Description:
This is a predicted structure of a 1483-nucleotide RNA (small-subunit ribosomal RNA) from a metagenome. It matches the Rfam family "Bacterial small subunit ribosomal RNA". Rfam links the family to the GO terms structural constituent of ribosome and ribosome. The coordinates come from a structure-prediction model, not an experiment, and the mean pLDDT is 84.

RNA sequence: AGAGUUUGAUCCUGGCUCAGAGUGAACGCUGGCGGCGUGCCUAACACAUGCAAGUCGAACGAGAACGGACUUAAGCUUGCUUAAGUUGUCAGCUAAGUGGCGCACGGGUGAGUAAUGUAUAGUUAACCUGCCCUCGAGAAAGGAAUAACAGUUGGAAACGACUGCUAAUGCCCUAUAUGCCUUUAAGACAUAUGUCUGCAAGGGAAAUGCUUUUGUGCUCGAGGAUGGGACUGUAUGGUAUCAGAUAGUUGGUGAGGUAAUGGCUCACCAAGUCAAUGACGCCUAACUGGUUUGAGAGGAUGAUCAGUCACACUGGAACUGAGACACGGUCCAGACUCCUACGGGAGGCAGCAGUGGGGAAUAUUGCACAAUGGAGGAAACUCUGAUGCAGCAACGCCGCGUGGAGGAUGACACUUUUCGGAGCGUAAACUCCUUUUAUAUAGGAAGAUAAUGACGGUACUAUAUGAAUAAGCACCGGCUAACUCCGUGCCAGCAGCCGCGGUAAUACGGAGGGUGCAAGCGUUACUCGGAAUCACUGGGCGUAAAGAGCGUGUAGGCGGAUAGAUAAGUUUGAAGUGGAAUCCAAUGGCUUAACCAUUGAACUGCUUUGAAAACUGUCUAUCUAGAAUAUGGGAGAGGUAGAUGGAAUUUCUGGUGUAGGGGUAAAAUCCGUAGAGAUCAGAAGGAAUACCGAUUGCGAAGGCGAUCUACUGGAACAAUACUGACGCUGAGGCGCGAAGGCGUGGGGAGCAAACAGGAUUAGAUACCCUGGUAGUCCACGCAGUAAACGUUGAACUCUAGGUGUAGCGGGUAUUGACCCCUGCUGUGCCGCAGUUAACGCAUUAAGUGUUCCGCCUAGGGAGUACGACCGCAAGGUUAAAACUCAAAGGAAUUGACGGGGGCCCGCACAAGCGGUGGAGCAUGUGGUUUAAUUCGACGCAACGCGAAGAACCUUACCUGGGUUUGACAUCCCGGGAAUCUCUAUGAAAAUAGAGAGUGCCCUUCGGGGAGCCCGGAGACAGGUGCUGCAUGGCUGUCGUCAGCUCGUGUCGUGAGAUGUUGGGUUAAGUCCCGCAACGAGCGCAACCCCUAUCUUUAGUUACCAUCAUUAAGUUGGGGACUCUAAAGAUACUGCCCCGGUCAACGGGGAGGAAGGUGGGGAUGGCGCCAAGUCCUCAUGGCCUUUAUGCCCAGGGCUACACACGUGCUACAAUGGGCAGUACAAAGGGUUGCAACACCGCGAGGUGAAGCCAAUCCCGCAAAGCUGCUCUUAGUUCGGAUUGGAGUCUGCAACUCGACUCCAUGAAGCUGGAAUCGCUAGUAAUUGUGGAUCAGCACGCCACGGUGAAUACGUUCCCGGGCCUUGUACACACCGCCCGUCACACCAUGAGAGUUGGUUGUACCAGAAGUUGUCGGGCUAACCCUUCGGGGGUGCAGGCACCUAAGGUAUGGCUGAUAAUUGGGGUGAAGUCGUAACAAGGUA
Repeated sequence: AGAGUUUGAUCCUGGCUCAGAGUGAACGCUGGCGGCGUGCCUAACACAUGCAAGUCGAACGAGAACGGACUUAAGCUUGCUUAAGUUGUCAGCUAAGUGGCGCACGGGUGAGUAAUGUAUAGUUAACCUGCCCUCGAGAAAGGAAUAACAGUUGGAAACGACUGCUAAUGCCCUAUAUGCCUUUAAGACAUAUGUCUGCAAGGGAAAUGCUUUUGUGCUCGAGGAUGGGACUGUAUGGUAUCAGAUAGUUGGUGAGGUAAUGGCUCACCAAGUCAAUGACGCCUAACUGGUUUGAGAGGAUGAUCAGUCACACUGGAACUGAGACACGGUCCAGACUCCUACGGGAGGCAGCAGUGGGGAAUAUUGCACAAUGGAGGAAACUCUGAUGCAGCAACGCCGCGUGGAGGAUGACACUUUUCGGAGCGUAAACUCCUUUUAUAUAGGAAGAUAAUGACGGUACUAUAUGAAUAAGCACCGGCUAACUCCGUGCCAGCAGCCGCGGUAAUACGGAGGGUGCAAGCGUUACUCGGAAUCACUGGGCGUAAAGAGCGUGUAGGCGGAUAGAUAAGUUUGAAGUGGAAUCCAAUGGCUUAACCAUUGAACUGCUUUGAAAACUGUCUAUCUAGAAUAUGGGAGAGGUAGAUGGAAUUUCUGGUGUAGGGGUAAAAUCCGUAGAGAUCAGAAGGAAUACCGAUUGCGAAGGCGAUCUACUGGAACAAUACUGACGCUGAGGCGCGAAGGCGUGGGGAGCAAACAGGAUUAGAUACCCUGGUAGUCCACGCAGUAAACGUUGAACUCUAGGUGUAGCGGGUAUUGACCCCUGCUGUGCCGCAGUUAACGCAUUAAGUGUUCCGCCUAGGGAGUACGACCGCAAGGUUAAAACUCAAAGGAAUUGACGGGGGCCCGCACAAGCGGUGGAGCAUGUGGUUUAAUUCGACGCAACGCGAAGAACCUUACCUGGGUUUGACAUCCCGGGAAUCUCUAUGAAAAUAGAGAGUGCCCUUCGGGGAGCCCGGAGACAGGUGCUGCAUGGCUGUCGUCAGCUCGUGUCGUGAGAUGUUGGGUUAAGUCCCGCAACGAGCGCAACCCCUAUCUUUAGUUACCAUCAUUAAGUUGGGGACUCUAAAGAUACUGCCCCGGUCAACGGGGAGGAAGGUGGGGAUGGCGCCAAGUCCUCAUGGCCUUUAUGCCCAGGGCUACACACGUGCUACAAUGGGCAGUACAAAGGGUUGCAACACCGCGAGGUGAAGCCAAUCCCGCAAAGCUGCUCUUAGUUCGGAUUGGAGUCUGCAACUCGACUCCAUGAAGCUGGAAUCGCUAGUAAUUGUGGAUCAGCACGCCACGGUGAAUACGUUCCCGGGCCUUGUACACACCGCCCGUCACACCAUGAGAGUUGGUUGUACCAGAAGUUGUCGGGCUAACCCUUCGGGGGUGCAGGCACCUAAGGUAUGGCUGAUAAUUGGGGUGAAGUCGUAACAAGGUA
């Protein structure tokens, strides 16, 4: 520091996810040791048991249990034990009690509390402070009680009642008063209320106790220290779907109360106070130092430690006290638990342990006061679950170990393999060594300063033993370090995101190996980070989310120039504070570290104070550049109201006139003989204003369009004058605001939702047509929204130009109008810098800056629900969540596609010729059948295809019979030459047997070797078994279409573009011209072959003009011709004319055998179709191995209701039959072609010459031509089918061959919808040959003969090419995609209600308690007394106010739940349509 994920790819926007750090954690697997820390985050739920606050006898009475002392007795071990008694001046003690101090500390918890809290800084002149310290002054004289105790007595108990006795440092009175308190004259000082001095009046103390030789207590006052109380500033959560709150409320006066200010409380008076800088309400929450993360700013958090606060079963209340409204105190109420004799009582672990419960989850009913600290005490000492320690827990951090060195025949096992090997791996074994740790034994601290050590026989040390006691977890597709095998087969499963899994899974499960961390490792949860993804640092708003529809203006924010003052902000200095701990740095202490200590720095803050005066603020004075006003003449669909006009539509009236009109793609509904439409005239009425009219004008926007008039708003220009910052923006507020809609009343011509009818259609609740009501119009009112858009808030500054246009000016010139130059304002286009993701914007900014406002933060759910406000309603404004997805989106790119456009081509259409589709047959396919009918090929591009030839074989299929190292290959062993012949069985394969026969090379003669055969064992063979979607190779197809690319350069952030586009031209990306391109490659063309003409050379088997010759080019001869086969030539737009850009090229012509690639062939770019082929071959994987291999016989591939494709033959006279007669090319031939002769009607047969071929043979070409016949008929057409007789091939023609002869003589009379081929030696027609092959050809391949018609043209169909355009497509239109319905699940709204929580208001009732009042009853201290008593004081008790729980009534808020209901989301291939994306077929 980034990475993955939207796309075919790209850039951007934007979310989701990951890598890091952390935790009081939990869970899974695993687990050796030690140190230091930490440990109920949930139920502030309930608690058994024990302990957690006592102490003082030097305050007091009392006592004698215990211990002493003394006495007596007994036992006797003669100084001890036991027993009994005595003692209270025992420098022992004490349960209980009086009294003092403490119990308000320490310890726990975080429920409440958004401020009576906390943090920080202040104020207290508005206060208190026990114990402690210092100082001053004092402590005189008296008195009355009471507990304990004793007695009586109530009660189950808890706990009391009465009578009597007694003490004090308990209580009370009086005296005294340096000071002190209350009231206060006067003065001084200060100005916030006061402070100081102080005359006078009034008031108030004490324990001479305790102890025993100096201490400790007591009282009053002053000061200090410590600790608190109160007040103030600032800071300290969310929510406006909480906007108004408040009657003690705000203030005053007086009083009360408090330690003290104060509505703290009360009486009276006034009506205030708080709030958009968020009052009030609701929800949440103890706060801080800190902790965690982060570069920081920030964010999150508030365990342990430390400071503050609050609480102590829940609620209320006071008492005591220096201090409490009191965790281990009191009273009352409530809930709960326990005891009970039922009358009544007791209790409060959020102290330490511990229990139950809750929960994913959190420890021992331990030891000690040795240390530190606390309470009491003079002290010894006692108490102390504070604390110090130990126990449990990998909960965290830190440290250590699980051995070290050597050791390669690289062992075995395991895994893998291309079978050679490789990995684990120096790893192990083995050899040598060490002992941290462990175990055992022995010694043994510091912590303590005199004594005292829980920890603890602990830390530590020594010795002995012996590698001995000690390694796991997660991961290995990318992110992200780490790969193979097996299993599984969209199953089981994984997954943080993207995504894996459908038979070769590095992604599931296992294994081997590897990677990472390590006594831990992973997972889950949570926080920060990455996230600049709430942006202060540090984001945006034309199209991605986002500018309010527009204006006006309040608060607020911001604001021109000069001078002066001030000092709030600002800057700087100083002082105080910012607790300790933590963090950081240095140093030191534990063996190191964690940990701890010391010192320093820091704590970015707050307060006080001094200084400065530039900037901001404030005040004062001034200015004119911003802004406003006045004047002038112009422009304008600016607004409101009124008046007036013409054209057109419609309706009505009348005339003319007759059969149609209207409407559409075509029709129909509709109107019309009751007279339409058409036409003429007249009338009525409403709405809108042609031309002008223009990216012209005006307005803030919405918007505004005939003419005239009235009233009225704004802007621009010009010149001067005047005011003097009066300005900009603008949350709320207020106003305006298209269309449609609503209300009331008018109006209603045309148009026209709804509706009706007619069409269209599968349907058509639409598009089209005929009608037609609201509405559209007017007046008044409501509504308040639009793609209210420039999708661009307002204002101001600055930053190249060019060119239109509107308004108002200026200048030169002119008689004048133009023209020209120029200023300001508005409105357009182009364009530089700049900017932008790109598109684009560009002085009218989306550039550059400033100010202010509004708005955004992934998509969906949703602009929805609920609530609130507005509205008559419709609805509007404000505005969520659950749930769900990993994308949604913007711009641009390359393709593909379009019922988009342009250009062009092709037997693509058209123009023609001939077919197919109908018949019969042949052949292939489907289907069916079958034991099998082997398999493959399926639109074009499968179907006379693989198959250039299934009777056996082929053959892969079926049935049956056999065989198992095999029919075939290699290796090993044994035997034998090989080989040939015969017999038996059998359908054959095969089995069993007999016989003949002995080769080649080497030899040391024993034998060995090569080759072949037989037998045997195992490695292995074999497979036309599967997968063409694992593959190679080969092939089809688009398509012989003109395309497909690259290098360098340039452009673009990039994908990419350019080149290859454009203008011409071509069969062609063919060529030319132009051009940020220049070149190149694969294709095109050419080079190659055949053919057409000529020349040369050569003439045998070919040829024969001349000469001779023959039946015959037969022979001699010839080398002229044809021909053959080799080399050449020729054609190149070369020449001429015209057109064209002086081009490419096109048109025409000449010459030429041939003319514009002459004709034909071979030749097939990059790629597409997971096209075809595992059955040509090769090959990975899988499967099979006495079988899916191999051998054999027979059968099948030839079946047959039917359907399709491809062909042949026909339907006849352009023909059939018969007879005669003419002319080819190209091939083949020795397992062959066969002349010729004879036989047969014929297929053919029997002989047989020649020929390994320009020599011989196949081999007579046929159509044609000539003649005769047939005469339109199912025929002398047609030949299927069938019967009979034969021939040939072949072991063999039954299933199942071809051919011949005789006989038979079917359908068929030119073929529906539809569809195919062909542009010239072509179609059509006619024969010939060849491959395969024993035989079998209507198929295929090749060859010649005869030989046409037509093409105006490119509108349309099909296919293709180029350019352009749109796109929501990219598996690419056979694409994408919307909504209802049906089904399942999920969350949610409404809902008659039901049931909780919380809170307000009104009222009832009212415990304990304080205060006030009464106090008739009772009453020791003091006073008086006549001694009887009285006064005074106090108490019980009564009353009053306040008040908790409780109750009644009625509201608010909020949760749970509910029949039913609404929409939403998700779901595998459901149903119906096809709304959107292309002009998406109605933009």